This is a predicted structure of a 368-nucleotide RNA (Bacterial RNase P class A) from Candidatus Nitricoxidivorans perseverans.
The prediction has a mean pLDDT of 79.
It matches the Rfam family "Bacterial RNase P class A". Its family is annotated with ribonuclease P activity, dimeric ribonuclease P complex and tRNA processing in the Gene Ontology. The family's RNA type in Rfam is ribozyme.
The RNAcentral record of the sequence draws on ENA.
Taxonomically the source falls in Candidatus Nitricoxidivorans (Bacteria, Pseudomonadati, Pseudomonadota, Betaproteobacteria).
A source record names the gene rnpB.
RNA sequence: GAAGUCCGCCAGGCAGCCGCGGCACCUUCGGGUGUCGAGGAAAGUCCGGGCCCCAUAGAGCGGGAUGCUGGCUAACGGCCAGGCGCAGCAAGCUUCGCAAGAGGCCCAAGGCGACGGAAAGUGCAACAGAAAGAUACCGCCGAUGGCUCCGCAAGGAGAUCAGGCAAGGGUGAAAUGGCGGGGUAAGAGCCCACCGCGUUUCCAGCAAUGGCAACGGCACGGCAAACCCCAUCCGGGGCAAGGCCAAAUAGGGAAGCAUUGGCGUGGCUCGCGCCGCUUCCGGGUAGGCUGCUUGAGGCUGUCGGCAACGACAGUCCCAGAGGAAUGGUUGCCCACGACAGAACCCGGCUUAUCGGCGGACUUCCACC
Numbered sequence: 001g002a003a004g005u006c007c008g009c010c011a012g013g014c015a016g017c018c019g020c021g022g023c024a025c026c027u028u029c030g031g032g033u034g035u036c037g038a039g040g041a042a043a044g045u046c047c048g049g050g051c052c053c054c055a056u057a058g059a060g061c062g063g064g065a066u067g068c069u070g071g072c073u074a075a076c077g078g079c080c081a082g083g084c085g086c087a088g089c090a091a092g093c094u095u096c097g098c099a100a101g102a103g104g105c106c107c108a109a110g111g112c113g114a115c116g117g118a119a120a121g122u123g124c125a126a127c128a129g130a131a132a133g134a135u136a137c138c139g140c141c142g143a144u145g146g147c148u149c150c151g152c153a154a155g156g157a158g159a160u161c162a163g164g165c166a167a168g169g170g171u172g173a174a175a176u177g178g179c180g181g182g183g184u185a186a187g188a189g190c191c192c193a194c195c196g197c198g199u200u201u202c203c204a205g206c207a208a209u210g211g212c213a214a215c216g217g218c219a220c221g222g223c224a225a226a227c228c229c230c231a232u233c234c235g236g237g238g239c240a241a242g243g244c245c246a247a248a249u250a251g252g253g254a255a256g257c258a259u260u261g262g263c264g265u266g267g268c269u270c271g272c273g274c275c276g277c278u279u280c281c282g283g284g285u286a287g288g289c290u291g292c293u294u295g296a297g298g299c300u301g302u303c304g305g306c307a308a309c310g311a312c313a314g315u316c317c318c319a320g321a322g323g324a325a326u327g328g329u330u331g332c333c334c335a336c337g338a339c340a341g342a343a344c345c346c347g348g349c350u351u352a353u354c355g356g357c358g359g360a361c362u363u364c365c366a367c368c
Stems, first nucleotide, its partner, number of pairs: 001364010012333007020037007039339001043350002046348005051238004063234005068082005083115001084113003092105005116229002121227002123223002137169002139165003144162002147158004177195002180192003196218001197216004202211003242290004252281006261275005297316008334337001
């Protein structure tokens, strides 16, 4: 310098005028002055938490979520770092080709992965296929037993009835380790080398895992985004949560007054209850106030950590409405301006988005 990949940031700017909402101050109560006034997603409401009420949420059953390892965090299904697997562009190597080009190997940074368990049990595998758990359709063999023929016999030949085999063909997404050699009647881990797999020791690592070696002769096929098993976590509802103040009317409770009135108490008296008046109390409705924005907060610096993140110091205050403000217009400039609009708060994820800026990593080229 070129190409690629990943991450982070900004979200037209400046000025004038008119207007809107919160707060503070002033006011002649009409208003005036000052100050602050949307986002990176305010969105979807998918996940996690704070806060509030229900028992400061306990036990059992049921249900749900998560699922390689280590770390971060208030927490998470998020993030960071690492491991393993898969796919694969560029570069590189290589095959064919006159070339254009086509293919193979190996594949950086980077991408993707519901990556716990299939020797606990149950179950499933469409179509095809003989068989999707022990199966043989085509095929190979016919050593062994039997059969036929030749032979006096030993034995030989033939066919393939029993039988042996799973090499080859064929089906399939998948066929019971791969490949080469030996071996055999034909075959087969039957034997051997290499590879794969399993077990064990040692080494490296906190771990996932990786490496070397030895042993085993291959069992234990696949699917858990099938039931299931294992481990960890999860109480329910949500700001219309919740808290406070509190009329009128009606009803409730207590005390006092009146009991000389009415009704009831089977007829009478006393007594008692209800009806009356006054005062007080409590619940609740309308209405009002609050919760409401100072917070796991922002910025800067230093330090620890690969990083996510954390510690310390300094500094700043940055919407808070309740029919719901954040707008309009003019001028100038430029790269000509996208998606979009708070309603208790915060951390994530996902989705939408005109343009622009910065950084890191990898490969290649040139120079020193």